[in-house]
RNA sequence: AAGGGUGUGGCGCAAUUGGCAGCGCAACGGUCUCCAAAACCGUAGGUUGCAGGUUCAAGUCCUGUCACCCCUGC
Numbered sequence: 001a002a003g004g005g006u007g008u009g010g011c012g013c014a015a016u017u018g019g020c021a022g023c024g025c026a027a028c029g030g031u032c033u034c035c036a037a038a039a040c041c042g043u044a045g046g047u048u049g050c051a052g053g054u055u056c057a058a059g060u061c062c063u064g065u066c067a068c069c070c071c072u073g074c
Stems, first nucleotide, its partner, number of pairs: 001072001003070005010025004019056001027043005049065005
């Protein structure tokens, strides 16, 4: 330098070929318990890496860019 992959709550991952952003763990509150753990119930937490574009509508499509990983070459 060329090519490919990944990026979504604190962490790990989904999201059906564009149509309400969800699940588990963790956190917080409650029930239970002498207390705690476990179990059960509930709550909060996201500008989907960043910036633009297309669209009535974008996590998803297009362009640029950043970080990490893989591969090729000098």

Notes:
Predicted 3D model of a 74-nucleotide RNA (transfer RNA) from Glycomyces albus. It matches the Rfam family "tRNA". Rfam describes the family as follows. Transfer RNA (tRNA) molecules are approximately 80 nucleotides in length. It is annotated as a transfer RNA. The source organism's lineage runs through Bacteria, Actinomycetota, Glycomycetales, Glycomycetaceae and Glycomyces. The sequence is in RNAcentral, with records from ENA. Model confidence (mean pLDDT): 82 of 100.